[in-house]
């Protein structure tokens, strides 16, 4: 110097002319009401959004559930809160510091886009195994069956079949059925005059038994380790275990349930102990638990109270005219019964009041970390109704830019925004200072 972070403070003075408004006080116009004159008050920190929470009116209410809403870690403040203080868990920042609607998901339901094999009594794509069953190839052995010139094998031809290819002419190889050829088991013993019969061997096929076997590992199957997809995939390391693996087991580590001690009022922290128990997120989804709530709003509300036009009650009058109309009066014409006068009562215009002394400022003490209380003083501070609070001009004082023979001149800014019953918050705009801290560079 830069970036940051938290807290406090101010919202220009002062004057001087012309103005609005209110209130009080004297003049004037007899009063209501208007007008002058003095003299005293007149936006904000946010007056705004009206988004919470009271006061204050009215209106409803026995009382208790149900529904519907609202709030949700702990202790405090408060008239009361979704506010505010101090703490505790949990998130983020290197840090100063800052966010947190933070019960229950181990009662039930539902939900979980997309990619993924699988998205919650989970699943198998790559990959690892195929130990175990079965299948196929070997030895080795039992059983029966054939045979000892026969089964089986090979290989050639001929004929069917289907298939597969095809230039539609056919062409390959398979299967089966028949023919020819070739390999193919030394045989011994015993009966029997012989034909042959029996046993044993030896060969082929059948059925079963033990064992071993494996190039892309052949099926079934079996694992969840690795890989890969996800915002999330069923604790992690390492040993043991296995065909391969895997809380499968064991050891450590992390968690959660359980029990015990310690500390703190309390959320909860910290220690130890037992149990492979590993149970996924969302509840500002539904639900559950606790706890808390009538409703409307100063256009509440309450008083006074015109004209018309309706209501009531008297009273007068209906052709023997009550009243009105032309008019100073009288007569005189006209109009005239659903009329006319009184009086009362509700409501409407309009006024008045609620209406600005209050959970109220300010200063002092006390008591608490604070937040807020307690007590003493002091003070009186906007109340308008189409709606006041303004404009200018002089000095100054603030920031910024620029010029300077420097305790200076010149120009320019000076934000957001305006009460409307009244507190207490929360949010949202928004200008300038000032302090404490952090973090990063440079210097000395």
């Nucleotide at each position: 110097g830069g970036a940051g972070c938290a807290g406090g403070c101010c919202a220009g003075a002062u004057g001087g002319u012309c103005g609005c408004u209110c209130g009080c006080g004297c003049c004037c116009g007899g009063c209501u009401c208007g007008g002058g004159c003095g003299c005293g008050g007149g936006a904000g920190g946010a007056a705004a959004g009206u988004c919470c929470g009271a006061g204050c009116u009215c209106c409803a209410c026995a009382g208790a559930g149900c529904a519907g809403g609202g709030u949700g870690c702990u202790g405090g403040g408060u008239a009361a809160c979704a506010c505010c203080c101090a703490g505790u868990g949990g998130g983020g920042g290197c840090g100063a510091c800052c966010c947190u609607a933070a019960g229950g998901a181990a009662a039930g339901u539902g939900c979980c886009a997309c990619a993924g094999a699988g998205a919650a009594c989970a699943g198998a794509c790559c990959g690892c195994c195929g130990a175990u069953g079965c299948a196929c190839g070997c030895c080795c052995u039992g059983c029966g069956a054939c045979g000892u010139c026969a089964a089986g094998c090979c290989u050639c031809g001929u004929g069917c079949g289907a298939c597969u290819c095809u230039u539609c002419g056919g062409a390959g190889g398979c299967g089966c059925a028949c023919g020819g050829g070739g390999c193919g088991a030394c045989u011994g013993a015993u009966c029997g005059c012989a034909a042959g019969a029996u046993c044993a061997g030896c060969g082929u096929c059948g059925c079963g038994g033990c064992g071993c076997g494996g190039u892309u590992g052949g099926c079934a199957g079996g694992c969840a380790a690795g890989g890969g997809u996800g915002a999330a995939a069923c604790g992690g390391u390492g040993a043991g275990g296995u065909a391969a693996g895997a809380g499968c087991u064991c050891a450590c580590c992390a968690g959660u349930a359980c029990c015990g001690g310690u500390g703190g009022c309390g959320a909860c922290a910290c220690c130890g102990g037992u149990a492979g128990c590993u149970c996924g997120g969302c509840a500002a989804a539904c639900c559950c638990c606790a706890c808390c709530c009538g409703g409307a709003g100063c256009a509440a509300g309450a008083c006074c109270a015109a004209a018309u036009a309706g209501g009531a009650a008297g009273g007068c009058g209906c052709u023997u005219g009550a009243g009105g109309g032309c008019u100073g009066c009288u007569c005189g014409c006209c109009c005239g019964a659903u009329g006319c006068c009184u009086u009362c009562g509700g409501g409407u215009a309009g006024g008045u009041c609620g209406c600005u002394a209050g959970a109220g400022g300010c200063g002092g003490u006390c008591g608490g970390c604070a937040a807020c209380g307690g007590c003493c003083g002091u003070c009186c501070c906007a109340g308008a109704g189409g709606a006041a609070u303004g404009a200018c001009c002089a000095u100054c004082a603030c920031c910024g830019u620029g010029g300077g023979u420097c305790g200076c001149c010149a120009c320019g800014g000076c934000a957001c925004a305006g009460a409307a019953c009244u507190c207490g918050g929360c949010u949202u705009a928004c200008g300038a200072c000032c302090u404490c801290c952090u973090c990063c560079g440079g210097u000395g």
A computed fold for a 444-nucleotide RNA from a Candidatus Tectimicrobiota bacterium, annotated as Bacterial RNase P class A.
Lineage of the source: Bacteria > Pseudomonadati > Candidatus Tectimicrobiota.
Model confidence (mean pLDDT): 75 of 100.
It matches the Rfam family "Bacterial RNase P class A". From the family's description: Ribonuclease P (RNase P) is a ubiquitous endoribonuclease, found in archaea, bacteria and eukarya as well as chloroplasts and mitochondria. By type it is a ribozyme.